[in-house]
């Protein structure tokens, strides 16, 4: 240079072109003499940037970052 895959919450990850969830972590409450463990209950997101198709895009199309992989 070229082909593939991936990037979504603080961390690992889900998500038929229809309201972005789930553990774990964070914080409040309950429970304990008090801690852990539990069990409600809360906050926390420009879906890696940009464009276009849609009525409606995390998902489809183009560009482009960056990480990982294979050919030259």
């Nucleotide at each position: 240079g070229g082909g593939c895959c991936g990037a979504u919450a603080g961390c690992u990850c889900a998500a038929u072109g229809g309201u972005a969830g789930a553990g774990c972590a964070c914080u409040g409450c309950a429970u304990u003499c008090g801690c852990a463990u539990u069990g409600c209950a809360g906050g926390g997101g420009u879906u890696g940037g940009g464009a276009g198709u849609u009525c409606a895009a995390g998902u489809c199309u183009c560009c482009u970052u960056c990480g990982g992989u294979c050919c030259a």
Notes: The RNA shown here (transfer RNA) has 72 nucleotides and comes from a bacterium. Its Rfam family is "tRNA". By type it is a transfer RNA. The coordinates come from a structure-prediction model, not an experiment, and the mean pLDDT is 84.